A computed fold for a 129-nucleotide RNA from a soil metagenome, annotated as c-di-AMP riboswitch aptamer (ydaO/yuaA leader). It matches the Rfam family "c-di-AMP riboswitch aptamer (ydaO/yuaA leader)". Gene Ontology terms of the family: cyclic-di-AMP binding and regulation of gene expression.
[in-house]
Parts: sequence; C1' cells; structure tokens
RNA sequence: CGCUUAGUUCUUUAUUAGAAGCGGAGGAACCAUUAUUUUGGGGUGAAUCCACACAGGCGGCAUCAGUGUGGUAGGGUUACCUUUCUACCCGAACCCGUCAGCUAACUUCGUAAGCGUUGAAAGGGAGGA
Repeated sequence: CGCUUAGUUCUUUAUUAGAAGCGGAGGAACCAUUAUUUUGGGGUGAAUCCACACAGGCGGCAUCAGUGUGGUAGGGUUACCUUUCUACCCGAACCCGUCAGCUAACUUCGUAAGCGUUGAAAGGGAGGA
C1' cells in the first nucleotide's frame, strides 16, 4: 500500500469510556403459518446439499454423530467501477438454550480475526500529454 470481512474514523482522563459510520438481534397491526411441539427449534456467516468408504465389545440392519474422498448450492481474487470469458482458491467455525415468522415505534448487541493480488476483452468514469 492492498485483500477477505460489518469490523472503520474521531474524541477522551488515552486506564476506563463516549460519538459518528457500518453491521446484527429482539419486537405491533396487516399478511403469513395451520403448522410446530427431542425426529427439538433458532441465529451470525458464501460456507448448503449429495454419494461412497472407514471405525464401534460380537453378528446383522437402520439411524445419529465423527473421519476421509469426490462432487455441489453459494462465495472470493485483475490496484478506478461494472459485466463477460478464463485461471486459481473457499465451500468453515461459532452462538442461543426449549425459545423467537414478517414487523412501525421501541429495546439491544458487534466493530474482531486472518492474509499478500491469474490474465484478456467490452462499456463507463477520472487524470495526464
């Protein structure tokens, strides 16, 4: 300097804390659901779903969870922006705690963490000569 991401900026007593910006949750009417209620349910996030295999004190079957492989909904990367093609990646993790549809007013929370860029074309914009 740039990238993923909401995760940046300012102020302060620079400990604490506050504000702005951005992001999330709860929460009427109307509408929706006539279903849900351990087969629990729900939230943040791109991160869902499918197949096969492995292991379990013994044998078989099914299911649940775990691990691995291969795919997949979806997502990211060109150093102005958008789109198309192409190449390479991600396709996790965590939280609430039996409970929440949407939702104005209102209430409330977060502002971390991790990294270093594939090229081409079209249109638009900005700047220079």
Model confidence (mean pLDDT): 82 of 100.